This is a predicted structure of a 109-nucleotide RNA (SAM riboswitch aptamer (S box leader)) from Desulforamulus profundi.

[in-house]
């Protein structure tokens, strides 16, 4: 980097360093000197690992414990993009469904 599977309306600090950007991309709309990114600490969650039970053994599945490997810690993945459906006050707007893209985990190449 590519592929597969699963998840993505829950949750998480008035802390320290730092010093101007950030929210992937498009178009919006936001966050930020009342301090952005990044790092540290704290925290959240439970994908994998470990242990236990359902169950005589293994696998799978379900449930529980723990917190070792990751992850996450403004706004639903902030909304949106492509297709379809429904509705309305109909050149537009709203809602819903699927898809694309993205993120994370685990596995494969």
């Nucleotide at each position: 980097c590519u592929c597969u599977u699963a998840u993505c309306c829950u949750g998480a600090g008035a802390g320290g360093u730092g010093g101007a950007g950030g929210g992937a991309c498009u178009g919006g709309c936001c966050c930020a000197a009342u301090g952005a990114a990044a790092c540290c600490c704290g925290g959240c969650a439970a994908c994998c690992a470990u242990c236990c039970g359902g169950c005589a053994c293994g696998a799978a599945c379900c449930g529980g414990a723990c917190a070792g490997g990751u992850g996450c810690u403004a706004a639903u993945u902030c909304c949106u993009g492509c297709a379809g459906a429904a509705g309305a006050u109909u050149u537009u707007c709203u809602u819903c469904u699927g898809g694309c893209a993205g993120a994370u985990a685990a596995g494969a190449g």
The organism belongs to Desulforamulus, within Bacteria. The RNAcentral record of the sequence draws on Rfam. Model confidence (mean pLDDT): 85 of 100.